This is a predicted structure of a 106-nucleotide RNA (Guanidine-I riboswitch aptamer) from Nitrosomonas sp. NCBI's taxonomy places the organism under Bacteria, Pseudomonadota, Nitrosomonadales, Nitrosomonadaceae, Nitrosomonas.
């Protein structure tokens, strides 16, 4: 100087909203702390969604060595780095979700 980087899955977290549950409010029925209905995410919550640039684990991949002999098995190492809109899309809805390691910037 040139070329090449980025795998998959699961669990979770920051974060996110409001279908469902719960909270809260309202009037109604009622003796009622109960009931159904309507509203409420400007409700801390449960379910739910959730990271390329967050965490963990497993699988996979590459290289080296050993046993072996074209197979296969085992061991070790590596699997780096990563600034970023606007806009659009899905779902009930929103989002660090998806478009997207995109446009752009360095």
């Nucleotide at each position: 100087u040139c070329a090449u980087a980025g795998g998959g899955a699961a669990a979770c977290u920051a974060g996110g909203g409001u279908u469902c549950c719960g909270u809260c409010c309202g009037g109604u029925g009622c003796a009622a702390u109960c009931a159904a209905c309507g509203g409420u995410g400007u409700c801390u919550g449960g379910u739910c969604c959730a990271a390329g640039a967050g965490u963990u684990u497993c699988c996979g991949g590459u290289c080296u060595c050993g046993u072996g002999a074209u197979a296969a098995c085992g061991a070790g190492a590596c699997u780096c780095c990563a600034c970023g809109g606007a806009g659009g899309g899905a779902u009930a809805a929103a989002a660090g979700c998806c478009c997207g390691g995109g446009a752009g910037g360095u």